Transfer RNA from Candidatus Gracilibacteria bacterium 28_42_T64, 75 nucleotides, folded computationally.
The organism belongs to Candidatus Altimarinota, within Bacteria.
It matches the Rfam family "tRNA". Gene Ontology term of the family: triplet codon-amino acid adaptor activity.
The sequence is in RNAcentral, with records from ENA.
The same sequence occurs in records of 4 taxa.
RNA sequence: GUCAGUGUAGCUCAGGGGUAGAGCACAGGAUUCAUAUCCCUGCGGUCGGUGGUUCAAAUCCACCCAUUGACACCA
Numbered sequence: 001g002u003c004a005g006u007g008u009a010g011c012u013c014a015g016g017g018g019u020a021g022a023g024c025a026c027a028g029g030a031u032u033c034a035u036a037u038c039c040c041u042g043c044g045g046u047c048g049g050u051g052g053u054u055c056a057a058a059u060c061c062a063c064c065c066a067u068u069g070a071c072a073c074c075a
Base pairs, nucleotide, nucleotide: 001071002070003069004068005067006066007065010024011023012022013021018055026042027041028040029039048064049063050062051061052060
């Protein structure tokens, strides 16, 4: 340089046009002599950025950024 993948909660990930979710973590409660487990509730997101399409975009399109892989280059 070319091609492809990935980017969503603190972490690991789902969701592929119609109100953003789960598990873990964290906080509170319940339980226990106490702790852990289990159970209930809660907190937490401008969905990498900018533009576009659409009545409506995390989702489709373009460009950019970050990251991973393959290939290419390497005097």